[in-house]
RNA sequence: GGUCUCUUAGCUCAGUGGCUAGAGCGAGAGAUUGCAGAUCUCUAGGUCGCGUGUUCGAUUCACGCAGAGACCU
Numbered sequence: 001g002g003u004c005u006c007u008u009a010g011c012u013c014a015g016u017g018g019c020u021a022g023a024g025c026g027a028g029a030g031a032u033u034g035c036a037g038a039u040c041u042c043u044a045g046g047u048c049g050c051g052u053g054u055u056c057g058a059u060u061c062a063c064g065c066a067g068a069g070a071c072c073u
Stems, first nucleotide, its partner, number of pairs: 001072007010025004018056001027043005049065005
């Protein structure tokens, strides 16, 4: 330098055009307990990497940029 894959909550990930998006773990509160742990309930937490475009409508499609990884040279 070239090709391909990935980027979504603090972490690991789902969601492949239509409700301004969900799960597990973690965090906070409550119940329980002599205290803690475990268990149960609830709550908060998101610029869907950035930008432009296509579309009535984009996390999803196209292009560019940035970052990470694999392979080739």